[in-house]
RNA sequence: AAGGCGGAUGCAAAGGAGAGACUCCGCCAGGAGCACCGAAGGGGCAAGCCCGCCCGCAGCGGGUGAAACUCUCAGGUCAAAGGACUUUGCAUCCGGCAC
Numbered sequence: 001a002a003g004g005c006g007g008a009u010g011c012a013a014a015g016g017a018g019a020g021a022c023u024c025c026g027c028c029a030g031g032a033g034c035a036c037c038g039a040a041g042g043g044g045c046a047a048g049c050c051c052g053c054c055c056g057c058a059g060c061g062g063g064u065g066a067a068a069c070u071c072u073c074a075g076g077u078c079a080a081a082g083g084a085c086u087u088u089g090c091a092u093c094c095g096g097c098a099c
Base pairs, nucleotide, nucleotide: 005095006094007093008092009091010090011089012088013087014086015085020034022033023032024031025030035077036076037075041073042071043070044069048064049063050062051061052060053059
């Protein structure tokens, strides 16, 4: 000094749930309607922290603020495709060790 180690990101592989094969139109892909799902994506909120008002406390207001929670915009409800997340491998970056 590199590597083993930890983290982040990307790529590849494997695993991967839920909910109508509903009705109508259509050659199909799809479109309309009603009923549903939550695990692409997206929106929302707690505590805490910060700021303002106040001598100060309390209180009020504002900002920031996570999720597999929640909403159901998007997406999805035979199969296919997609699929959060997990594991493995590789690469890059950051940290760090002196075994």